A computed fold for a 349-nucleotide part of an RNA from a metagenome, annotated as small-subunit ribosomal RNA, central domain.

Context: one part of a larger RNA
RNA sequence: CUGGGCGUAAAGCGCACGUAGGCGGUUUGUUAAGCGAGAUGUGAAAGCCCCGGGCUUAACCUGGGAAUUGCAUUUCGAACUGGCAGGCUAGAGUAUGAUAGAGGAGUGUGGAAUUUCCGGUGUAGCGGUGAAAUGCGUAGAGAUCGGAAGGAACAUCAGUGGCGAAGGCGGCACUCUGGAUUAAUACUGACGCUGAGGUGCGAAAGCGUGGGGAGCAAACAGGAUUAGAUACCCUGGUAGUCCACGCCGUAAACGAUGAGAACUAGCCGUUGGGGAACUUGAUUCCUUAGUGGCGUAGCUAACGCGCUAAGUUCUCCGCCUGGGGAGUACGGUCGCAAGAUUAAAACUC
Numbered sequence: 001c002u003g004g005g006c007g008u009a010a011a012g013c014g015c016a017c018g019u020a021g022g023c024g025g026u027u028u029g030u031u032a033a034g035c036g037a038g039a040u041g042u043g044a045a046a047g048c049c050c051c052g053g054g055c056u057u058a059a060c061c062u063g064g065g066a067a068u069u070g071c072a073u074u075u076c077g078a079a080c081u082g083g084c085a086g087g088c089u090a091g092a093g094u095a096u097g098a099u100a101g102a103g104g105a106g107u108g109u110g111g112a113a114u115u116u117c118c119g120g121u122g123u124a125g126c127g128g129u130g131a132a133a134u135g136c137g138u139a140g141a142g143a144u145c146g147g148a149a150g151g152a153a154c155a156u157c158a159g160u161g162g163c164g165a166a167g168g169c170g171g172c173a174c175u176c177u178g179g180a181u182u183a184a185u186a187c188u189g190a191c192g193c194u195g196a197g198g199u200g201c202g203a204a205a206g207c208g209u210g211g212g213g214a215g216c217a218a219a220c221a222g223g224a225u226u227a228g229a230u231a232c233c234c235u236g237g238u239a240g241u242c243c244a245c246g247c248c249g250u251a252a253a254c255g256a257u258g259a260g261a262a263c264u265a266g267c268c269g270u271u272g273g274g275g276a277a278c279u280u281g282a283u284u285c286c287u288u289a290g291u292g293g294c295g296u297a298g299c300u301a302a303c304g305c306g307c308u309a310a311g312u313u314c315u316c317c318g319c320c321u322g323g324g325g326a327g328u329a330c331g332g333u334c335g336c337a338a339g340a341u342u343a344a345a346a347c348u349c
Base pairs, nucleotide, nucleotide: 003321004320005319006318007303008302012317014201015200016199017198021194022193023192025088026087027086028085029084030083031082033081034080035077036076037075038074039073040072041071042070049065050064051063052062053061054060091191092188093187094186095185096183097182098181099180103177104176105175106174107173108172109171110154115149116148117147118146119145120144121143125136126135162169163168206247207246208245209244210243211242215241216240220236221235222234223233258316259315260314261313262312263311266294267293268292269291270290271289272288273287274286275285276284277283278281298305299304322349323348324347331342332341333340334339
């Protein structure tokens, strides 16, 4: 460079926004860069190829032609792509009404429960396990009643329910705020899609500073188990888990399935919206945006996928190229560090 691929065999960046670039609806006119046709010049000779000639033949030598798919100039064409100018409304967006929602940020607040402390009643056990023991308890535990403190999480509702780009989001109220859907009109007039670099967001753990600390609980201690037990089980228990601010930038960050658009049988659920019908109902039907189960054609190595495609096509990006060595070394960049990212080779099968 080319080919073939990327759900599970190697392979979709964790997710978005967006620069360059690539690609781009419909119509009229124009231009002639791409594109097509002709002409001229050039494209050395030799060689290759074709037709001849000369050495007895061949190799070899030699004449002519073709080819040299290219480049430049010029003339013509105008369907398509591009440029320019002007329209259009089917893409995209704006305005208006309405709807649903754990979407985000902040402030306040509620009840249940655990724990601790104080007080009352009360007496010998409690706790824990396969069985025990460590542990707690006559200095009054556990149980039970009343009170107080404090932190964290929000049972039921709850649902292959909802919202969000992903990570993720669940008591209640208020404030600020993002997005989506739907209905009927009006408006803008291709304003679009993708997106190398770049920028932002990004669970948990971890890190820095300062708070907080009920429960849980790495490390750690003890008790068991065992041949041993640096474990599984038990009793404790510190970081951490929580808050504020700042880092980290990774996950089986998964639908192991990039984004956008178009087309291609049906049936059954469910969530939000709109409409229609009558028999006005826990009704039926149509439509639209999601979210599930089956399934046709087709696809697939099979499993399976199947209008939410892994089917049929188009545009753009990312990535793969035998196993190990290795997502490692070295170097660069980033980070306080932990490390992250980019990323080989020798050797070996």

Rfam family: Bacterial small subunit ribosomal RNA. The full RNA is in RNAcentral, with records from SILVA.